Large-subunit ribosomal RNA, domain I from a soil metagenome, 593 nucleotides, folded computationally. It matches the Rfam family "Bacterial large subunit ribosomal RNA". Its mean pLDDT, the model's own confidence on a scale to 100, is 82.
Context: one part of a larger RNA
RNA sequence: GGCACACGGUGGAUGCCUUGGCACCAAGAGCCGAUGAAAGACGUUGGAGCCUGCGAAAAGCCCCGGGGAGUUGGCAACCGAACAUUGAUCCGGGGAUGUCUGAAUGGGGAAACCCGGCUGGGGUAAUGCCCAGUCACCGGCGCCUGAACACAUAGGGCGUACGGAGGUAACGUGGGGAAGUGAAACAUCUCAGUACCCACAGGAAGAGAAAACAACAGUGAUUCCGUUAGUAGUGGCGAGCGAAAGCGGAACAGGCCAAACCGAACUGGUGUGAUAGCUGGCAGGCGUUGCCAGUUCGGUGUUGUGGGGUCGACCCGCCGGAACUGCUGAUCCGGCAAGGAGUAAGAAAUCGUCGUGAUAGUCGAAGGCCUUGAAAGGGCCGGCGCAGAGGGUGAUACCCCCGUAGACAAAAUCCCGACGACUCCUGGACGAUACCCCAAGUAGUGCGCAACCCGCGGAAUUGCGCGCGAAUCUGGCGGGACCACCCGCUAAGCCUAAAUACUCCUUGGUGACCGAUAGUGCACUAGUACCGUGAGGGAAAGGUGAAAAGUACCCCGGGAGGGGAGUGAAAUAGUUCCUGAAACCGUGUGCCU
Numbered sequence: 001g002g003c004a005c006a007c008g009g010u011g012g013a014u015g016c017c018u019u020g021g022c023a024c025c026a027a028g029a030g031c032c033g034a035u036g037a038a039a040g041a042c043g044u045u046g047g048a049g050c051c052u053g054c055g056a057a058a059a060g061c062c063c064c065g066g067g068g069a070g071u072u073g074g075c076a077a078c079c080g081a082a083c084a085u086u087g088a089u090c091c092g093g094g095g096a097u098g099u100c101u102g103a104a105u106g107g108g109g110a111a112a113c114c115c116g117g118c119u120g121g122g123g124u125a126a127u128g129c130c131c132a133g134u135c136a137c138c139g140g141c142g143c144c145u146g147a148a149c150a151c152a153u154a155g156g157g158c159g160u161a162c163g164g165a166g167g168u169a170a171c172g173u174g175g176g177g178a179a180g181u182g183a184a185a186c187a188u189c190u191c192a193g194u195a196c197c198c199a200c201a202g203g204a205a206g207a208g209a210a211a212a213c214a215a216c217a218g219u220g221a222u223u224c225c226g227u228u229a230g231u232a233g234u235g236g237c238g239a240g241c242g243a244a245a246g247c248g249g250a251a252c253a254g255g256c257c258a259a260a261c262c263g264a265a266c267u268g269g270u271g272u273g274a275u276a277g278c279u280g281g282c283a284g285g286c287g288u289u290g291c292c293a294g295u296u297c298g299g300u301g302u303u304g305u306g307g308g309g310u311c312g313a314c315c316c317g318c319c320g321g322a323a324c325u326g327c328u329g330a331u332c333c334g335g336c337a338a339g340g341a342g343u344a345a346g347a348a349a350u351c352g353u354c355g356u357g358a359u360a361g362u363c364g365a366a367g368g369c370c371u372u373g374a375a376a377g378g379g380c381c382g383g384c385g386c387a388g389a390g391g392g393u394g395a396u397a398c399c400c401c402c403g404u405a406g407a408c409a410a411a412a413u414c415c416c417g418a419c420g421a422c423u424c425c426u427g428g429a430c431g432a433u434a435c436c437c438c439a440a441g442u443a444g445u446g447c448g449c450a451a452c453c454c455g456c457g458g459a460a461u462u463g464c465g466c467g468c469g470a471a472u473c474u475g476g477c478g479g480g481a482c483c484a485c486c487c488g489c490u491a492a493g494c495c496u497a498a499a500u501a502c503u504c505c506u507u508g509g510u511g512a513c514c515g516a517u518a519g520u521g522c523a524c525u526a527g528u529a530c531c532g533u534g535a536g537g538g539a540a541a542g543g544u545g546a547a548a549a550g551u552a553c554c555c556c557g558g559g560a561g562g563g564g565a566g567u568g569a570a571a572u573a574g575u576u577c578c579u580g581a582a583a584c585c586g587u588g589u590g591c592c593u
Base pairs, nucleotide, nucleotide: 001592002591003590004589005588006587007586008585009584015578016543017542020514021513022511023510024509025508026507027506028505029503030502031167032166039101040100041099042055043054044053046079047078049075050074051073061095062094063093064092065091066090070083071082072081106115107114108113116135117134118133119132120131121130122129137164138163139162140160141159142158143157144156145155171202172200173199174198175197176196182189186236212219213218223250224249225248226247227246233241234240254495255494256493261299262298263297264296265295266294267293268292269291270290276289277286278285280328281327282326283325284324304473306438307437308436309435310432311431312430314428315427317336318335319334320333321332322331338426339425340424341423342422350421351420352419353418354417355416357414358413359412361408362407363406367381368380369379370378371377382399383398384388390402391401392400444468445467446466447465448464449463450462451461454480475490476489477488478487479486530537531536550577553564554563555562556561
């Protein structure tokens, strides 16, 4: 020095465990914010630090309810000082306070800082100083003022808690919009209208009540799913891309305007003694109240068997009333009745009663002995079960504890539902005529683009930019160039629940999901330490024991550490602590050199 065996050290694999994660299901919630959010800074407990809570009223204050014996949050003990059956701590509901920064909003600013004005108050001899309130901008509304330019408008000022601003995981709509890649290269094409950026909204959004499909038969808003179908198509006809009708389901809901016409008000113009007008009719009476245009408001009206207006006449609850008078009439107004509807579209507030539920909680069956350090295991003898889900307890517990099945409970706040209050709405059918209306810089079209399965193609349809530019029902659009016939529909206004998408968040639950190099980056002081000028990047790190019972006392040592003693079932479980593999390092013995 090597080999073998034994015993150790080091190391932290493996096994077991789980406080933490991951995925999904059901229900809820789906926003927060100038009444100052999200996110923070700094403070705050008798005693240093971090976390949690809270805000100079600072681990808290007040009220109401629950609960019932200890408590002064956690790491985390210790000391001190207190509170509590006159009900503390704790849990739930409502309220108060809430420094400074931050949209940050009196002005400034290198966030958490600096400096002010005004009103009121405190303090001082007085100033400095302190406290409370208030002072940004934009939009809406109201009032005042007020140019070019007469009216007006722009502009300016004041008032106004009427609103906005900022944040937010995914889902949504819109505005912009790549490349790696594929095409085995690459340019049209693809990736893909994806990623990403921006704006804005809602609990969903968007879409939506046929100028639709279809095909000679018919359907009847939209959305989503299955199928149709990788079909019809499209395509350097390459790579690829890729429908629809129909059928089967989910869910179902339809409404309001513009215009014609009528009325009122205002503005402008015009008309002047009647033949206009004053309510439809009749009679009387009055005397500019008229007519035209425009604007605003109210009524009417909303459709494709075209509809509406207008005109005519019919039917139809009650009562009261009328614009010059009388009579009359669905001509109008008001009230009642009847019917309908309602905070979802179509208007919009609020309250009461009852009930379900949410936010604290309450009750809740039945076991002992032996063994053991400890029993829940084993043995012996019993019991409950609408409860033998699960967790804990010194090993494996239906009957020890928490629970579970089941049965109950709310002063306060909230959701939902029913009823009532309350509010809103309400003539109908027929005929005549073809006089009026039926959404204009629109439809269409030319040029240039884009979206559609459709890459310019025979290219319809839809949208955008520029130019030109119709018709009003005997009108228009579509049915894939275009034309005819036929069929369908009625554009150029608006609203609309549900079925659908998503999950930052709350509650409950589940797992042929992980078990500390896994599972979130984080089971632990984690977006921490650390790195970076910065945007940003980003860890490692779990386990004594049932219980600290965490080794009093003695000895060696300066200490560290150890030897006894003691605790414990165990100390080779001794805080570097469960198990404790291998590499690596030793000690002892044997053999070889």